Large-subunit ribosomal RNA, domain IV from a soil metagenome, 318 nucleotides, folded computationally.
The RNAcentral record of the full RNA draws on MGnify.

[in-house]
Context: one part of a larger RNA
RNA sequence: UCUUCGUUAAGGAACUCGGCAAACAAGCGGCCGUAACUUCGGAAUAAGGCCUACCUCUCUUUGAGAGGUCGCAGCUAAGGAGUCCAUGCAACUGUUUACCAAAAACAUAGGUCUCUGCUAACACGAAAGUGGAUGUAUAGGGGCUGACUCCUGCCCGGUGCCGGAAGGUUAAGGGGACUGGUUCACGCUAGGAACUGAAGCCCCGGUGAACGGCGGCGGUAACUAUAACCGUCCUAAGGUAGCGAAAUUCCUUGUCAGGUAAGUUCUGACCCGCACGAAUGGCGUAAUGAUAUGGAUACUGUCUCAACGAAGAGCUCG
Numbered sequence: 001u002c003u004u005c006g007u008u009a010a011g012g013a014a015c016u017c018g019g020c021a022a023a024c025a026a027g028c029g030g031c032c033g034u035a036a037c038u039u040c041g042g043a044a045u046a047a048g049g050c051c052u053a054c055c056u057c058u059c060u061u062u063g064a065g066a067g068g069u070c071g072c073a074g075c076u077a078a079g080g081a082g083u084c085c086a087u088g089c090a091a092c093u094g095u096u097u098a099c100c101a102a103a104a105a106c107a108u109a110g111g112u113c114u115c116u117g118c119u120a121a122c123a124c125g126a127a128a129g130u131g132g133a134u135g136u137a138u139a140g141g142g143g144c145u146g147a148c149u150c151c152u153g154c155c156c157g158g159u160g161c162c163g164g165a166a167g168g169u170u171a172a173g174g175g176g177a178c179u180g181g182u183u184c185a186c187g188c189u190a191g192g193a194a195c196u197g198a199a200g201c202c203c204c205g206g207u208g209a210a211c212g213g214c215g216g217c218g219g220u221a222a223c224u225a226u227a228a229c230c231g232u233c234c235u236a237a238g239g240u241a242g243c244g245a246a247a248u249u250c251c252u253u254g255u256c257a258g259g260u261a262a263g264u265u266c267u268g269a270c271c272c273g274c275a276c277g278a279a280u281g282g283c284g285u286a287a288u289g290a291u292a293u294g295g296a297u298a299c300u301g302u303c304u305c306a307a308c309g310a311a312g313a314g315c316u317c318g
Stems, first nucleotide, its partner, number of pairs: 001313008010304002014302001019299001029051004037042001039147001053069007070074001075080001082297007089289002094106002110145007122131003148284001150282002153214003158211002160207005167202003173196002178191005215233005242276001243273001254270005
């Protein structure tokens, strides 16, 4: 010096990306007490306070009450939650990168669309066959979303899907006018127009919890500013409700307010949303979380600032 531990004056997060690590306290008993919020179940052991040993007596006798005794300390050892406030995300329990990621990712119940009438759809297989299923639309397959509450706007022009006894186009096949080769001839042979001819495509409709999309410029009110209003161009239609510097905001440490002595983080607002937005779901939300972020209390060698001690290694000999 390293590893693993123990103790520490005063201070107490000043450390640090961050209380990482460590420490403290409350501890799974009894009595009292317990907020916001809430899906009325919870939150909750919330928080917080008091008691606890031994002896004697009484009683309704695993206990309670009264009196007394000792100690710094009575759940006297061991074991056995730190707590609170606020926000993001995901409803939850669960699952995952065996060996750098446990999460906000996956799943989930629930929602919805679509296919499937049974020799089902679909999947495996060359087939036989098998699964689906010894099931039968309250069933089964596939896609998306993801508890619950309130909701889920506009666009069918493009792409997809669905429907459409007409029309256009369209293959083989059918058809055979007509023409060529050869032949004395019969014939053989080659080419071949009209017409007929399916799905598909064109065409006509529908369809968004299908793939997706959801504007620009100019002017205007009796302070200024702003523009309910007007004009114009373009579009299939021009983003509704809700939310918003957000896990999304470049400019940006936006501006204001709160918290701090001081706050690029945090919370609440504002809204000029570079580039939110409604099942690629939108906004909320109790409970839950080895989740992410900010704050408070308790506590401490994290630190001011280091000191001492223990065991092992390092060093020497073997």

Its Rfam family is "Bacterial large subunit ribosomal RNA". Its mean pLDDT, the model's own confidence on a scale to 100, is 84.